[in-house]
RNA sequence: GGGCUAUGGCGCAGUUGGCUAGCGCGCUUGACUGGCAGUCAAGAGGUCAGGGGUUCAAAUCCCCUUAGCUCC
Numbered sequence: 001g002g003g004c005u006a007u008g009g010c011g012c013a014g015u016u017g018g019c020u021a022g023c024g025c026g027c028u029u030g031a032c033u034g035g036c037a038g039u040c041a042a043g044a045g046g047u048c049a050g051g052g053g054u055u056c057a058a059a060u061c062c063c064c065u066u067a068g069c070u071c072c
Base pairs, nucleotide, nucleotide: 001071002070003069004068005067006066009025010024011023012022018056027043028042029041030040031039032038049065050064051063052062053061
C1' cells in the first nucleotide's frame, strides 16, 4: 500500500436505501413439576465501531478515522 471484518452478554442474519433492527444461545420473571434440571409463556437488553456527507428517509450509499484478520 491492497482486500475483508466491526449489529444486545456470546455467535450471527439483515447490504435492490423505506413497517417498530431480527434469529439462536444466555439472562430476568411467572406457570407446570418432587426438583437448582426440563417444558411453556412473558420481559429486559442495541447511540448497527467513531465522526462527517448524500437523501424526504441510511445498519445499508460516499469520505475520513479507529481496531482486528489477511495479502504484497
Molecule: transfer RNA
Organism: mouse gut metagenome